[in-house]
Context: one part of a larger RNA
Molecule: small-subunit ribosomal RNA, central domain
Organism: metagenome
RNA sequence: UUGGGCGUAAAGGGCGCGUAGGCGGCUUUGCAAGUCAGAUGUGAAAGCCCCGGGCUUAACUCGGGAAUUGCAUCUGAAACUGCUUAGCUUGAGUCCUGGAGGGGGUAGUGGAAUUCCCAGUGUAGCGGUGAAAUGCGUAGAUAUUGGGAGGAACACCGGCGGCGAAGGCGGCUACCUGGACAGUGACUGACGCUGAGGCGCGAAAGCUAGGGGAGCGAACGGGACUAGAUACCCCGGUAGUCCUAGCCGUAAACGAUGGGCACUUGGUGUUGGGGGUAUUGAGUCCCCCGGUGCCGGAGUUAACACGUUAAGUGCCCCGCCUGGGGAGUACGGUCGCAAGACUGAAACUC
Numbered sequence: 001u002u003g004g005g006c007g008u009a010a011a012g013g014g015c016g017c018g019u020a021g022g023c024g025g026c027u028u029u030g031c032a033a034g035u036c037a038g039a040u041g042u043g044a045a046a047g048c049c050c051c052g053g054g055c056u057u058a059a060c061u062c063g064g065g066a067a068u069u070g071c072a073u074c075u076g077a078a079a080c081u082g083c084u085u086a087g088c089u090u091g092a093g094u095c096c097u098g099g100a101g102g103g104g105g106u107a108g109u110g111g112a113a114u115u116c117c118c119a120g121u122g123u124a125g126c127g128g129u130g131a132a133a134u135g136c137g138u139a140g141a142u143a144u145u146g147g148g149a150g151g152a153a154c155a156c157c158g159g160c161g162g163c164g165a166a167g168g169c170g171g172c173u174a175c176c177u178g179g180a181c182a183g184u185g186a187c188u189g190a191c192g193c194u195g196a197g198g199c200g201c202g203a204a205a206g207c208u209a210g211g212g213g214a215g216c217g218a219a220c221g222g223g224a225c226u227a228g229a230u231a232c233c234c235c236g237g238u239a240g241u242c243c244u245a246g247c248c249g250u251a252a253a254c255g256a257u258g259g260g261c262a263c264u265u266g267g268u269g270u271u272g273g274g275g276g277u278a279u280u281g282a283g284u285c286c287c288c289c290g291g292u293g294c295c296g297g298a299g300u301u302a303a304c305a306c307g308u309u310a311a312g313u314g315c316c317c318c319g320c321c322u323g324g325g326g327a328g329u330a331c332g333g334u335c336g337c338a339a340g341a342c343u344g345a346a347a348c349u350c
Stems, first nucleotide, its partner, number of pairs: 003322004007304002012318001014201004021194003025088003030083002033081002035077008049065006091191001092188004096183003103177007110154001115149007125136002162169002206247006215241002220236004258317006266295011299306002323350003332343004
C1' cells in the first nucleotide's frame, strides 16, 4: 500500500520537449487472451455454518449437507476490453489567404537625463537633514552657456492593453527566426492525451576568464541619531549591476490553483479576427471564433471565496501530502571550480 486529500490548514513538480508505461473517436470482419455460462477433476481431514443423532443437559462427540469465493481441462457465448480485417471524419495534423503582437536572436542607430573633461560668464557659497555634521568650494565650486567623452536605461505613447511554456519581454531600423489567431475550401485518416526516467530552458544573487564602468551601490570609511546603534538618515565608496564565453539551477519560480477533453443560467468592459443589418461611409447596432478583466446564478467551500479563464459536474495521465519540533539537518550517493544544489532519515522531545 486501504482511505481521504493538495487556492489560504501538510500537499501541484519553476517551465517545456519527449522515452517506457497508463488511457484513448465512429462503423465493420475474424480470433477468443481478458470477460461470461455450463461440465469434469481438484480444492486432505478436523474446525467454522446448517440439519439430525448419542452421553439426564451442556461442553464433548457421531452422521449428512453447505462452504472451501481458488486452480486446471473441456464445451459454448461474442456485448464490452484486447488482437486483427476493411473503412469513416467529428479528435489531431497539413496546405492556402489574412491581419495582430515589448515572442526570440544578430547588427546598426536616436534623443532626453546623470557624471566627468575643456572653455566662457560669474562670486561665495554649495550640498544635505527632522535639525545638523562629515563632504565640495577663493587652486574659483554651486548656478548658467558652448563644446567634448563615456556608460547605462529607454520619459510621453502605456492601458486591470499585447506576446511568450515558464523565467520573462518596452526608443528606432534592418536582417534571421518560433508560436498563436481568424477565414475559406481542399488534403492525411485516430496519426491522439498524459508522461516515471531522460533531455532542454530557467529571475536575481553568486562563480571562472577577458573586457567595460556613467549612475546606483552589499562590504567598508566617515558624519549624525542613540543608553548603545555593528541599523534606519546623511557624505563617500569596492565588488556587483553592463558586454562576450562558460558555470550555477535556486525563488513568495504565485493564480501560493499540474496537463488534456467534455458538460453546466447570465451581465458588463477590453483586445485580435470574421460575418450581418442600416448607411455615401460601421467607430456606434446584432451575431460568431480566440484571448484578457470585473460582477454574479446554480453548484461547490470550514469559511474566505470560486463561479464557462471553476475551486461546479465527470473521465484519463503525472507530481505531491499523512501531527509540531529535531530538519530540508545528519549520513550516503549524484552534480558543481566554489558557494552549494538534488535526493533525504533517525534518536530524542511535545